[in-house]
RNA sequence: UAUUGAGAAAAGCAAAUUCAGCGAAAGUUGGAGACGCAAAGCCACGGGCCUAAAGCAAUUAUGCGAUGGCAGCCGGUUGCCGCA
Numbered sequence: 001u002a003u004u005g006a007g008a009a010a011a012g013c014a015a016a017u018u019c020a021g022c023g024a025a026a027g028u029u030g031g032a033g034a035c036g037c038a039a040a041g042c043c044a045c046g047g048g049c050c051u052a053a054a055g056c057a058a059u060u061a062u063g064c065g066a067u068g069g070c071a072g073c074c075g076g077u078u079g080c081c082g083c084a
Stems, first nucleotide, its partner, number of pairs: 003084001004082002012037002017032006035072001041077003046074002048070003055064003
């Protein structure tokens, strides 16, 4: 440096649910809580997915619509420890 991940050590994150705040929603922030995670750190300028307010269309139902989100989907990027 590359591959790699022990019933190892140290440190860390926190799903569902729930309470409070924000939001049109998706979702997000904080508290409680742990399903899990060796990148569950960071990136929404790549793919994918969610929502659908403004707006547009429509007689209505509704459809389209990202400038809103998701990194715990793939991807990119940086990085702790260590058997081998």
Model confidence (mean pLDDT): 85 of 100.
Predicted 3D model of an 84-nucleotide RNA (c-di-GMP-I riboswitch aptamer) from Anoxynatronum buryatiense.
It matches the Rfam family "c-di-GMP-I riboswitch aptamer". About the family: GEMM was predicted in a large-scale screen for bacterial structured RNA regulatory elements.
The source organism's lineage runs through Bacteria, Bacillota, Eubacteriales, Clostridiaceae and Anoxynatronum.
Of the family's consensus pairs, 95% are formed in the model.